[in-house]
RNA sequence: AAACGGCAACCCCGGGGAAACCCGGGAGACGCAAAGCCACGGGCCUAACGGGGCCGUCGCCCCCAUGGCAGCCGGGUUACCGAA
Numbered sequence: 001a002a003a004c005g006g007c008a009a010c011c012c013c014g015g016g017g018a019a020a021c022c023c024g025g026g027a028g029a030c031g032c033a034a035a036g037c038c039a040c041g042g043g044c045c046u047a048a049c050g051g052g053g054c055c056g057u058c059g060c061c062c063c064c065a066u067g068g069c070a071g072c073c074g075g076g077u078u079a080c081c082g083a084a
Stems, first nucleotide, its partner, number of pairs: 006032002011026006030071001036077003040074003043069003050063005
């Protein structure tokens, strides 16, 4: 290189969650050579609990990750096929 194949953005339904987001199903391919897995570094999202403020209550606002994103980058780790 080629082959067997793989994953699945957006959308809809159901469920979980405060949210971000996740899980299952449907439909469907925006894309992906690790778009398999791990939040270790950076980054991004959310802000429940807690803290603070308005204003005493309700409520609202600010801060905060212990919550997320591996399809943001780096790193770690495992792996299919394999020609010249």